Predicted 3D model of a 397-nucleotide RNA (Bacterial RNase P class A) from Puniceibacterium sp. It is recorded under the gene name rnpB. It matches the Rfam family "Bacterial RNase P class A". It is annotated as a ribozyme. The RNAcentral record of the sequence draws on ENA. Model confidence (mean pLDDT): 76 of 100. Lineage of the source: Bacteria > Alphaproteobacteria > Rhodobacterales > Paracoccaceae > Puniceibacterium.
[in-house]
């Protein structure tokens, strides 16, 4: 010099003229009007996880049902996110990836081909007898090593044995069991033994362990204003007693006051609801609970609104994510939705000419993209430019 790979930061500047929206001062009865500061993002994108926050669900505890996550550890408010580390794949390598538990709980499936896809089987072959002396070529045996078919054939290499093979033996891998070291752990090295042996897929169901309410700023609250506290139909289910206490009704009255209500009002009690089920608990109802269907009012103003699980520097603790200590900063808050247009001059890239190699001259490009309660990530998109770390390979001291 080249090509890779892992990580940061930029992604336009400046002046003149004009116009915008917040907060602040300053004038003005207002209306405005001058003037200071500030004014899109690393993804503001997707709506894919977390959460903070606001309402709802009546509370507690269990348990279903339904979703999510999946090696270990370790941060975090907290995750499906990040960091470290194990194993697996992939790449010479720096690195990348990974829907990483469990196939002896159970179901389920593996076309086609091919003999045979779970505890199989002989399609071609090999080797023994017999029909026949060979040879073809037929039956009996006995075999699974070689070779076809398949993504995948029930262990793989190389030796030994055998009529010919075959873990029949052995060695080495490889498998099961076990047991010692090192690790917090996942999991690694290292012996012993063993009948030499039971496939895959769980991003199929399913199981295990762990976690999880529901909607969402168009969330909620206040203000003002206006209506119709509206109609219609169906399903459950509407029971028993007290008592007269004056709220209520009735009889009678010698005005003291008695009687009486089968249900007005009051109590109790069974029931009946508030819940996916129960176990307490409280609450409504004691006559209520639940569906469908029309149809009327309201579309205005205020807040929520941006000081935060914010950023930045030092130091310390820790490989690190990350924490802690201290100085510093305050970076839009809009309401149908502002941050612009327009001149001019550069900056950066590319291509052409020319060139005294300083650079001049001219064309053409300047990326993806716009907040809307906010925050912690993930994925996705991006013309260009600039840094820092490691890896191959060549070459020169």
């Nucleotide at each position: 010099g080249c090509g890779g790979a892992g990580g940061g930061c930029u992604g336009g500047a400046u002046g003149g003229c004009c116009g915008c929206g917040a907060c602040g001062g300053g004038g003005g009865c207002a209306a405005c009007c001058c003037u200071g500061u500030c004014g899109a993002g690393g993804a503001a994108a997707g709506u894919c996880c977390g959460g903070a926050c606001u309402c709802c669900c009546u509370g507690a505890a269990g348990c279903a049902a339904c979703g999510g996550u999946g090696c270990c550890g370790g941060g975090u408010a907290a995750c499906g996110c990040c960091c470290g580390g194990g194993c697996a794949g992939g790449g010479c390598a720096a690195c990348c990836u990974g829907a990483c538990g469990g196939a002896c709980a159970g179901c389920g499936c593996c076309a086609c081909a091919g003999a045979a896809a779970a505890c199989a089987g002989a399609c071609u072959g090999c080797c023994c007898g017999u029909g026949u002396c060979u040879g073809a070529c037929a039956c009996g045996g006995g075999u699974g090593a070689g070779g076809g078919u398949g993504a995948a054939a029930c262990g793989g290499u190389g030796g030994g044995g055998c009529a010919a093979g075959a873990g029949c033996c052995c060695a080495c891998c490889g498998g099961g069991g076990g047991g010692c070291u090192g690790g917090c752990a996942a999991c690694a090295g290292c012996g012993c033994c063993c009948g030499c042996a039971u496939g895959g897929c769980a991003a199929g169901c399913c199981c295990c362990a762990c976690c999880g309410g529901g909607a969402g700023c168009a969330a909620u609250g206040c203000c003002a204003a206006a209506u119709a506290g509206g109609g219609a139909c169906c399903c459950c289910g509407c029971g028993c007693g007290g008592g007269g206490c004056u709220g209520a009704u009735c009889c009678c009255u010698u005005c003291g006051g008695g009687g009486a209500u089968a249900u007005c009002g009051c109590c109790g009690c069974a029931g009946g609801g508030c819940c996916g089920c129960u176990u307490c608990a409280g609450c409504c109802c004691g006559a209520g609970g639940g569906g469908u269907c029309c149809g009327g009012g309201u579309u205005g103003g205020c807040a929520g609104c941006u000081u935060g699980a914010g950023c930045g520097g030092c130091g310390c603790a820790g490989c690190a994510a990350u924490g802690u200590g201290u100085c510093g900063c305050c970076g839009a808050g809009a309401g149908g939705a502002a941050u612009g247009g327009u001149c001019a001059u550069c900056g950066c890239c590319u291509c052409c000419g020319g060139u005294u190699c300083g650079c001049c001259g001219g064309g053409g490009g300047u990326a993806c993209a716009g907040a809307a309660u906010c925050c912690g990530g993930c994925u996705u998109a991006c013309a260009g430019g600039c840094c820092c770390u490691c890896c191959g390979c060549g070459c020169a001291a």